[in-house]
The RNA shown here (Bacterial RNase P class A) has 413 nucleotides and comes from Nesterenkonia sp. PF2B19. Rfam family: Bacterial RNase P class A. The family's RNA type in Rfam is ribozyme.

RNA sequence: CGGGUCGGCCGGGCCAUCGCGGCGCCGCAAGGCCCCGCCAGCACCAGGGUGUGCGGCGGAUAACUGCGACGUCGAGGAACGUCCGGACACCACAGGGCAGGAUGGUGGGUAACGCCCACUCGGGGAGACCCGCAGGCCAGUGCCACAGAGAACAGACCGCCCGCUGAGCCGCCUGAGGCGUGCGAUGCGGGCAAGGGUGAAACGGCGGUGUAAGAGACCACCAGCGCGGCAGGUGACUGCCGCGGCUCGGCAAACCCCAUCCGGUGCAAGGUCGAACAGGAUGCGUCAUCAGGGCGGCCCGCCCGAGCAUCCGGGUUGAUCGCUCGAGGCCCGUGGCGACACGGUGCCCAGAUGGAUGAUGGCCGCCGCACCAUGGUGCGGCACAGAAUCCGGCGUACAGGCCGGCCCGUCCC
Numbered sequence: 001c002g003g004g005u006c007g008g009c010c011g012g013g014c015c016a017u018c019g020c021g022g023c024g025c026c027g028c029a030a031g032g033c034c035c036c037g038c039c040a041g042c043a044c045c046a047g048g049g050u051g052u053g054c055g056g057c058g059g060a061u062a063a064c065u066g067c068g069a070c071g072u073c074g075a076g077g078a079a080c081g082u083c084c085g086g087a088c089a090c091c092a093c094a095g096g097g098c099a100g101g102a103u104g105g106u107g108g109g110u111a112a113c114g115c116c117c118a119c120u121c122g123g124g125g126a127g128a129c130c131c132g133c134a135g136g137c138c139a140g141u142g143c144c145a146c147a148g149a150g151a152a153c154a155g156a157c158c159g160c161c162c163g164c165u166g167a168g169c170c171g172c173c174u175g176a177g178g179c180g181u182g183c184g185a186u187g188c189g190g191g192c193a194a195g196g197g198u199g200a201a202a203c204g205g206c207g208g209u210g211u212a213a214g215a216g217a218c219c220a221c222c223a224g225c226g227c228g229g230c231a232g233g234u235g236a237c238u239g240c241c242g243c244g245g246c247u248c249g250g251c252a253a254a255c256c257c258c259a260u261c262c263g264g265u266g267c268a269a270g271g272u273c274g275a276a277c278a279g280g281a282u283g284c285g286u287c288a289u290c291a292g293g294g295c296g297g298c299c300c301g302c303c304c305g306a307g308c309a310u311c312c313g314g315g316u317u318g319a320u321c322g323c324u325c326g327a328g329g330c331c332c333g334u335g336g337c338g339a340c341a342c343g344g345u346g347c348c349c350a351g352a353u354g355g356a357u358g359a360u361g362g363c364c365g366c367c368g369c370a371c372c373a374u375g376g377u378g379c380g381g382c383a384c385a386g387a388a389u390c391c392g393g394c395g396u397a398c399a400g401g402c403c404g405g406c407c408c409g410u411c412c413c
Base pairs, nucleotide, nucleotide: 001409002408003407004406005405006404007403008402009401010400012364013363014362015361016360017359018358020074021073022072023071024070026068027067028066031065032064035059036058037057038056039055041054042053043052044051076384080395081394083393084392085391086390087389088266089265090264091263095300096299097298098297100262101261102260103259104258105119106118107117108116109115120134121132122131123130124129135257136256140255141254142251143250144249157196158195159192160191161190162189163188164187168183169182170180171179172178173177204222205221207219208218209217223247225244226243227242228241229240230239231238232237270321271320272319273318279312280311281310282309283308284307292304293303294302295301328347331344332343333342334341335340365382366381367380368379369378370377371376
C1' cells in the first nucleotide's frame, strides 16, 4: 500500500424570522366554570311550607379554564416486525394429572428467555474467522425416487474359476480314415462377492497369506465399535495403554423416545368520578354434596352459590388515574478470558389523546458528475425511518462518513 475478516461510533451543523406540546413560576382578565347575595317565573315532590334544578341581575377571584411573558425539557438506533422473555393488571384462593407447545453439547451471565459469553465436538476456509434444529436409529414405526443384480442382516448384470457336452478350426500321419496332455463356440451343472458397471449412497481400508477362482477365511498395520484401565479437565470431552468378535447405511429440520421448562388474557389490561336509558322472550332453578357459574382445552379436585345462560332491543362513546424515577442512562474504580457483577460520584432525559419539534432564508459539512489544475467553479443529491404502558433480546431496513483489532499478499528500511 492492497485485499479479507471482526468490532465500535456518527448519521447533518450554525444563525435569523415565525410557529408547536409538557412542566414550573409570575402577571392580566373575568369570557366559561365555580362561589356568594337578591329577584321572579317555570318544572318536580305536594295539603301547605321547605327543598332541588333551570332563568335574570349584581358582586367576588381561592381553585379549574382563558390570555400574555419568562425559564426549562421535547422521537430511535432501529421508534419497524409483533418473533421470544418479563414487569404490571384482572380472571376471588390453591393444587394434581392428561393432552398441547417450546428448548436440546458443556459450563457460566441474566429478573427471565428460544438471548448473550466462554469452551467442546463436527463442517467450511490457506488464515484471521464463519456456520451448526449439536441428546437418542441395538425402544418401536416409517422413507431412501429413477438407475441398478442388489438399498438393511440384501444381492448376480458384465464377469472369474471347476466339471460335463464338443459345432468348428489347427497340426501330424494318410487309401478309407485315424491320432492329439492343441485351440475351442454352444448348452448344462456347480463355486465366487474380490474386479468392473449402476447410483447421492453398495455390508470397512491398504498390503499379504491362502484358494480351482475368490472372500476378514487368516495375518500385520489403520479406522470404527464394545469392554477394562491410567492421566488431564468443574464438565462436554481429550490423550494413552490393553483385550476382542471382525464391521450390522442415511434421514429424527420424519413420527417418535429421553431430559428440562411452560396458567390465561392483555394498557382497547384495569380503577375512580360523572351522565344517560327501556326493557322483553326462552331454558334450567332458588331444598343445597343441586341448577348455574369460575379456575387456557379435558379430567379430578377446590370455590362461589340465588341466580345463571342464550337471543332481540335501548343508553353511554365524557372527565380523570394508570402515564413515566426505571431489573434507569453517563463517567470512574475493583474483580473476571468474557458476557457481566459490585462499589462511588452525580443526572432526570417526551407523556400526546384526531394525537406535539415544522416552515422560510442564508452560510457551511459530506457525496457524485463535469471543467480546471493541486485548489477552485458550476450543477445535482444527502439514507432507513415518528414514541402511545414500559423494559431485556432477536430479526429486518439503512445514502454516506469516522475509528480500531486481527489475517494474508507485495514493497522499503